Predicted 3D model of a 336-nucleotide part of an RNA (large-subunit ribosomal RNA, domain IV) from a Chitinophagaceae bacterium. The prediction has a mean pLDDT of 86. It was read from a public genome assembly. Its Rfam family is "Bacterial large subunit ribosomal RNA". Gene Ontology terms of the family: ribosome and structural constituent of ribosome.

[in-house]
Context: one part of a larger RNA
This record gives sequence, structure tokens and C1' cells, in this order.
RNA sequence: CCGUGGAGAAGGAACUAGGCAAAUUGACGCUGUAACUUCGGGAUAAAGCGUACCGCAGCGAUGCGGUCUCAGUGAAAUGGUGCGACCAACUGUUUAGCAAAAACAUAGGGCCCUGCAAAAUCGAAAGAUGACGUAUAGAGCCUGAUACCUGCCCGGUGCUGGAAGGUUAAGGAAGGAUGUUCGUCUCGGCUUAGCCGAGACAAAGCUUCUGACUGAAGCCCCAGUAAACGGCGGCCGUAACUAUAACGGUCCUAAGGUAGCGAAAUUCCUCGUCGGGUAAGUUCCGACCCGCACGAAAGGCGUAACGAUUUGGGCGCUGUCUCAACUCGAGACUCG
Repeated sequence: CCGUGGAGAAGGAACUAGGCAAAUUGACGCUGUAACUUCGGGAUAAAGCGUACCGCAGCGAUGCGGUCUCAGUGAAAUGGUGCGACCAACUGUUUAGCAAAAACAUAGGGCCCUGCAAAAUCGAAAGAUGACGUAUAGAGCCUGAUACCUGCCCGGUGCUGGAAGGUUAAGGAAGGAUGUUCGUCUCGGCUUAGCCGAGACAAAGCUUCUGACUGAAGCCCCAGUAAACGGCGGCCGUAACUAUAACGGUCCUAAGGUAGCGAAAUUCCUCGUCGGGUAAGUUCCGACCCGCACGAAAGGCGUAACGAUUUGGGCGCUGUCUCAACUCGAGACUCG
């Protein structure tokens, strides 16, 4: 040095990022038990006391008397405990192998879709899941027990509805044009009621183009909708000390942040200021509000219980420390 070792004078967290580790506590019986609370809890709260053996009595719990030890849950197993705050209601789940949490889930709440051959999903399809279910059902999204609540904005984006007007595809299509040639006309030739050749014009049809007009959804447009995506102002002046501004003016906006909370898991300046706790406190608790840059289901604010969570501080306890020393054990190490 090592060991999930042991005991310890005086002090008792002075250690340290942090009581990490260790120690304390511990079983059973009795007494007793606060705030708070969703009345269930909190609670083994806390804080105390007892515990062996022998005899007698009793069914027994137990009572009375006696005996011994330093020590009677005689070993082992076997909660340390209060107080303040953040977050998350809770039990649960998770990164097999650096993260167990405040993350996920959750019951509860809401929006939206879906009438059944459902919506949604998988699959070129057949078919299947949904479901051998049927709106008290199923799918998607958000929020996350309970309590009190959830403000304003529909201008943008999305969704839903509307159909008057504008725009608009393929397709349809009156008409127009191109090419072709039945035919007609002109000219020439011949074996002439006709035939052949050349040229001009040219119907219908066909062909190739063009085309007024017609033509749905969508978009434009008009409404609704925020527990849809989202958003929720600036400048100037003003009260009989000063300061401040209930008040006024003005610009802009779709509307200018309501309740509640607030230096916060959010505050840069900042160790803000004041109070508490300490001899001394960048942390902590209570306030203030100047919110760089809280804010109402990406929920707001409280909350009993719960938490191997995070954070501050007590009591008890201790080798964490002052500060090091001793002891046990197998080795390491030295000698052989």
C1' cells in the first nucleotide's frame, strides 16, 4: 500500500463542489404524536419508556416475589430524523453497454375526422387491420390528477362553408383555311356520237391546320374558425417641494398581454434592492417590480400525498476533518 476489516482521547462537518463515505437509528410492546390536508392521510410523525431467567397465581394477557451480568431485540437480520423551496400530481416507463430525470406514460380535459363497404392504415390488386367493433365506438392532434381559471386578435397561413362574378385544362364546336379531285371551261393531237394530252377554275368527301363559343375542381373572391399554425406597440406632455403620472395628445396595428405569477429551471446589467438565516451567505427563503427576453391547454397559478429527482438549512451522529496514531488479516516488501 491492500481489505465492501476493527476500535478510538479532545473536538464534532472545522472536510468537501456536495456530510461523498462512514457512523447514528433499527425488532417487539406501551405511552404519545404538530403544521397541513383532497379528511384517506401526514404517521413507525416527532418525543419517551420497557424487554433476561426462576418461583407463585391466573385459561391467558399479565401481576407479585426472587436471582445474575458491564450488557437480557445480550449474536444475526433489522428506518437516522425535522424544517424551507423548485419541478413533476401519484404507482409506472426510458437511453441492453457513460444520462432514471424535471424527460415519456398516465387517469382527467379539449379540438377535429368518421353513419359502416366508416374514417384512418398496409397493399399496383385481390385482400387485410380497424372490428366479428358501430359515435358511451374508432382514428388523429394537443394538454396532463384534483382545486381556481383559461383574456384580446380571423389581417397572414391552414381548415370549413359559400357560390354571384373573374380566371381556367382535356374534350366538344358554328365558322375559316390547306392539300387532294367528281365536274366545268380553254388549248392541242387523233383511228372523232368519242378518245388522249396540257392548263385554269373547282362541289361533296377525305386530309392537315385554325377556331367564336362551350367547358369542372382549383385559384381570385365572400364568410366562419385560435384547447387551428400563430400574434398580443411606439413617441410626447401633464398634479402647489421633488419624484412619479390616475389624465391628455399623436402615430401605427388584425389586436396591442387580461387574471395570475415575476431577478423565476426564464433577469443580460446582477453578487439588483430590502428583510431573514450565519461571526461572516455569488447559493437559500420572504418581499419589491426596472419582466434584456413570464403569461393563460407548446396551458396560467396554487396544492395534500408521492420522489434512489434538484436545492438551502437544523438536530442527532460520526476518523469527512483538526491530525495523525493503533490494531487484525492474506499478500506486496525485507531476510532465508